The prediction has a mean pLDDT of 81. Predicted 3D model of a 1382-nucleotide RNA (small-subunit ribosomal RNA) from an uncultured prokaryote.
RNA sequence: GGGGCGGCUAACCGUGCAGUCGAGGGGUAACGGGGAGAAGCUUGCACUUUGCCGACGACCGGCGCACGGGUGCGGAACGCGUAUGGAACCUGCCCCUGUCAGGGGAAUAGCCCAGAGAAAUUUGGAUUAAUGCCCCAUGGUAUCCCACCACCGCAUGGUGGAGGGAUUAAAGAUUUAUCGGAAAGAGAUGGCCAUGCGUCCCAUUAGUUAGUUGGCGAGGUAACGGCUCACCAAGACAGCCAUGGUAAGGGGCCCUGAGAGGGGGAUCCCCCACACUGGUACUGAGACACGGACCAGACUCCUACGGGAGGCAGCAGUGAGGAAUAUUGGACAAUGGAGGGGACUCUGAUCCAGCCAUGCCGCGUGCAGGAAGACGGCCCUAUGGGUUGUAAACUGCUUUUAUACGGGAAGAAAAACAGCUACGUGUAGUUGACUGACGGUACCGUAAGAAUAAGGACCGGCUAACUCCGUGCCAGCAGCCGCGGUAAUGCGGAGGGUCCGAGCGUUAUCCGGAAUUUAUUGGGUUUAAAGGGUCCGUAGACGGUCCAUUAAGUCAGGGGUGAAAGUCUGCGGCUCAACCGUAGAAUUGCCUUUGAUACUGGUGGUCUUGAGUUAUGGUGAAGUGGCUGGAAUAUGUAGUGUAGCGGUGAAAUGCAUAGAUAUUACAUAGAAUACCAAUUGCGAAGGCAGAUUACUAAUAAUAUAUUGACACUGAUGGACGAAAGCGUGGGUAGCGAACAGGAUUAGAUACCCUGGUAGUCCACGCCGUAAACGAUGGAUACUAGCUGUUGGACUUUCGGGUUCAGUGGCUAAGCGAAAGUGAUAAGUAUCCCACCUGGGGAGUACGUUCGCAAGAAUGAAACUCAAAGGAAUUGACGGGGGCCCGCACAAGCGGUGGAGCAUGUGGUUUAAUUCGAUGAUACGCGAGGAACCUUACCAGGGCUUAAAUGUAAGUUGCACAGGGUCAGAGAUGACUUUUCCUUCGGGCAAUUUGCAAGGUGCUGCAUGGUUGUCGUCAGCUCGUGCCGUGAGGUGUCAGGUUAAGUCCUAUAACGAGCGCAACCCCUACCGUUAGUUGCCAGCGAGUCAAGUCGGGGACUCUAACGGGACUGCCGGUGCAAACCGUGAGGAAGGUGGGGAUGACGUCAAAUCAUCACGGCCCUUACGUCCUGGGCCACACACGUGCUACAAUGGCCGGUACAGAGAGCAGCCAUCUGGUGACAGAGAGCGAAUCUACAAAACCGGUCACAGUUCGGAUCGGGGUCUGCAACUCGACCCCGUGAAGCUGGAAUCGCUAGUAAUCGGAUAUCAGCCAUGAUCCGGUGAAUACGUUCCCGGGCCUUGUACACACCGCCCGUCAAGCCAUGGAAGCCGGGAGUGCC
Repeated sequence: GGGGCGGCUAACCGUGCAGUCGAGGGGUAACGGGGAGAAGCUUGCACUUUGCCGACGACCGGCGCACGGGUGCGGAACGCGUAUGGAACCUGCCCCUGUCAGGGGAAUAGCCCAGAGAAAUUUGGAUUAAUGCCCCAUGGUAUCCCACCACCGCAUGGUGGAGGGAUUAAAGAUUUAUCGGAAAGAGAUGGCCAUGCGUCCCAUUAGUUAGUUGGCGAGGUAACGGCUCACCAAGACAGCCAUGGUAAGGGGCCCUGAGAGGGGGAUCCCCCACACUGGUACUGAGACACGGACCAGACUCCUACGGGAGGCAGCAGUGAGGAAUAUUGGACAAUGGAGGGGACUCUGAUCCAGCCAUGCCGCGUGCAGGAAGACGGCCCUAUGGGUUGUAAACUGCUUUUAUACGGGAAGAAAAACAGCUACGUGUAGUUGACUGACGGUACCGUAAGAAUAAGGACCGGCUAACUCCGUGCCAGCAGCCGCGGUAAUGCGGAGGGUCCGAGCGUUAUCCGGAAUUUAUUGGGUUUAAAGGGUCCGUAGACGGUCCAUUAAGUCAGGGGUGAAAGUCUGCGGCUCAACCGUAGAAUUGCCUUUGAUACUGGUGGUCUUGAGUUAUGGUGAAGUGGCUGGAAUAUGUAGUGUAGCGGUGAAAUGCAUAGAUAUUACAUAGAAUACCAAUUGCGAAGGCAGAUUACUAAUAAUAUAUUGACACUGAUGGACGAAAGCGUGGGUAGCGAACAGGAUUAGAUACCCUGGUAGUCCACGCCGUAAACGAUGGAUACUAGCUGUUGGACUUUCGGGUUCAGUGGCUAAGCGAAAGUGAUAAGUAUCCCACCUGGGGAGUACGUUCGCAAGAAUGAAACUCAAAGGAAUUGACGGGGGCCCGCACAAGCGGUGGAGCAUGUGGUUUAAUUCGAUGAUACGCGAGGAACCUUACCAGGGCUUAAAUGUAAGUUGCACAGGGUCAGAGAUGACUUUUCCUUCGGGCAAUUUGCAAGGUGCUGCAUGGUUGUCGUCAGCUCGUGCCGUGAGGUGUCAGGUUAAGUCCUAUAACGAGCGCAACCCCUACCGUUAGUUGCCAGCGAGUCAAGUCGGGGACUCUAACGGGACUGCCGGUGCAAACCGUGAGGAAGGUGGGGAUGACGUCAAAUCAUCACGGCCCUUACGUCCUGGGCCACACACGUGCUACAAUGGCCGGUACAGAGAGCAGCCAUCUGGUGACAGAGAGCGAAUCUACAAAACCGGUCACAGUUCGGAUCGGGGUCUGCAACUCGACCCCGUGAAGCUGGAAUCGCUAGUAAUCGGAUAUCAGCCAUGAUCCGGUGAAUACGUUCCCGGGCCUUGUACACACCGCCCGUCAAGCCAUGGAAGCCGGGAGUGCC
């Protein structure tokens, strides 16, 4: 810009704006003209008069107002749609046909006069017209009646013809040419009526109906009809849904969908209904009438209070309401309508314009070149790259659109008028001229210039598009899943990107995808929701063989209809498109007609196999009634007999000396029926069990005969229906809800025990439910097998076999989500019924029916959740099961827990008591050594850079560094002193500045690395194959065996990997080689003595290489693996002993304080230096240890025997001094050479059981050593002091052999040491293990599971607090009613 659409809510409202004919009439209020008058004034204006003319207000009359326009209240109806019928009907204006129009009369509006009233309006009198009204005449083709003829129709009946009788007409105007008028017929159009079919939800609406259904008659209507009325009959409708209730205009069509369907009823078209609400009729061709009337009602307005007026769901517009919808515009130019002869008038119909991105369609906001890939922005692995991005700048080009100017349509052709032609005063044709709201609009041309023109949403997945910063479960996002708790592609911002684009998002609604999740196409019911408790049977549905007939269903052809618009296709017109025009197809439907006859149906026959009947001999816990038996129990009586019985996990209540229990005999009572007995049998199900009997029913088999589809299923209905319960009457031995008592327990209204009432039993009557289960409806047919059993028949070689019916197990195919099922189907098919549609609310509420009641049957919604559920898998768990192991228990030995002390931790305290570790798996742990240092903490005092490393630039060899003195708590500061090399390029060093530092600050839940633990437990996996839809399984299971997933056998598995074992080290034996610092048998020397010496390699030993042990041999068992034997041999025997070695993984286990590292934080400090203090505190609690409590001992004296390791700022012989720690001298040894008293033990003495000759804490005094320093805060020595403690409660720890226990020794760290710790070394040297029931931990198999952050799981109910909803409530407040009194 174009073409469309636009009051969906309040059918809720107040205001403004909307016929014609004078060619029907009487007339003349307004306007114009003409005539006349005239005292104004003079081309004329003004005044008076005149209907004379054009015209015309009001009035009479005609036509219209029933169309057009609006809305969707009502209505479930022949309202609508579709198809028929009207032989039961009407139709103004229009078209055609023929006919007619003669005469007369009485009124009434208006006008005039007089009134009433505020007004609306209205009264009386006089006079007047017509195409208004009335009367007479004429008339039949119209209507009716009487009787007749012909023809036709499915019926009532209809049509035509002829005869007689009865009834009804008319209007004029006038320019004389036209327009009208009356009756009748025909057509067209429009309407009315009737009928078939279709047309929402609710059965918690199942019965409805009195003019109701029908008939005869009458009335009424255009017409049929209970439409209305009188009489008569008692019908009519309804499970194929009547009646009632809720909601709703219907259709063509529109949206969606592959379709079937689902949703809707805007614009346009058809129909209906309505016009403030309800009712009524009048007029008229047509109305029960949107802009008519009357009545009633609500509302609004006027009023003089007496009375009146009104109806936008017409066009605009206002208010209100609402999430929400436009101008009080132009024109009758076109199309159409009303009136008129016509001009013409009217027309908010209509045509146009205005507003709105509300939708659809079209167009533009530039195009090409342009890399220094600019600046800026953003990001990164940051000396540099990437991206924005050819994007911009810049150069060239174009001008749609916008702007300016100029030109400029189609839509218009008629009517009427004028002229001409044809025939017939008029009609028809033709020519001319006239008419445009939109609009100077569409369109065209010219000019200049990139000039006038881009936004919105999104970027975790679905879903196209990613980074940074901020925030820190906050702010916020979110359609679903979900995101956010310090590294957010999800929040907010930015850069970049993606999608669409004059739009883009959001919200609401509908369909689809989407659900095969309502399943007609196209679902299910064992366990997920779902088979009725079972049977009988009505309606209904469905149904065996053959023949004939029919043609309803079905199929085919023809005809009619299915309006137009719309949809689809072809072609065409607006520059394209939207839009429009034209033609075709389609409209899947209904009606009608002609055929076909396989199938289904109808009718008539036929058959026997479905079904029934009959016969035969059977079968059974089938049912009902009667009769009857034994065992057991209880009770009673009597006897014997004495102290308990009974009961339990253990007890008690209870019973019992008034004689129980036990036992014997007899009697009584009720209930139930051992053995047989069984995956047995029977029954529709519930269910049925001693024997016997009567009656009744069922059923399989066999066999002929008989009926001839009689069958199957079955809504509503009926019958039966466990247990419990209810009613009436009996009965009651045992058992036993409720109840009582005793126990158990935290409690125990339970489980256990002692009692015990209803009930259980019988008869009759109710109830009508169960996990009424095979969680599997009934019937029929078909589809591999194996193996039991019950009943019958046939056969038999007596072993068995065949067959029918039932009842079980296993399995094939198939089915199934799987588990499973599998001829007794959950397979393959058919028929019928019932039922299901997420969980909860809820089988609840309300309503209804049934019931004596209890209750049963039917059976929702609000609200709420995102699941609930099934089957299977892998784990984990179990006060589940099986098997097995471990100092796990048991059997033992020694401890801890009590005391004192040491040490660590908690707590407390403190300026600080630095930090970490916290069940096992923290607590003598990091720390294998805190007086300063360490040190990270605190107080105070200082520095701004110590140390290292470079780099860049500048300066200097003055100085810095070093030495000395002084001040200071010290760090530090001040003063003083000494001095580079050179080839002159520089090197070296120092200093200043910049970049770089530093942090034991945070996060072990951002991490690497390391470590603990399960656990040195025997497990954890993979490839290929196989099984399973899959998760997964198998292998890895099973039978054995082992310390072991170690090995063997078996095996849809076959192999392999990480683990186990072995390989490595030490130790136990032997050999070989080598002999110094080690050794010394033999030979020699030598000493008081001593491998001291010469020598020696034999032995020990040292340290290298080898050997040896492998179930190798024997016997037994066993398939084998393997086990057994105190076997042999051997130093060692079944892993010889010990160490190192730690699978997949678990604990967000520990550590940012060993180290490393991401992110965050500090930078004259959270960095760094120094002095002092603290880490050592002390009402208390815990862990780990040491020493003890003594005689298996303490003390004194004497005597003997190791291994390993260490040593020069060291170990230290020996000598001297000291009581001693130690000190002073001083050999040896950098070590198989030197250095160290091993202790327990053994021998002798003493102590006799006590707080001691035990025990040594604590305290006093005096010393030694290390160190700058010993106060806080070291160790050791001597003298004195001499605490608790006499073997340790509950509980708890370690250890299976050179082990426990006990004894001493060494080393690391280290100046010294708080070491009783840690790690090693040797000496002496036991006891016990029946065994696996139990405790703890673990492994394998199996089982259950509602667990899977996995039992420290999951989960149920109450309460607390609140008071939103509901019920009650003392009381308070208000409204209404009744009553009493005034």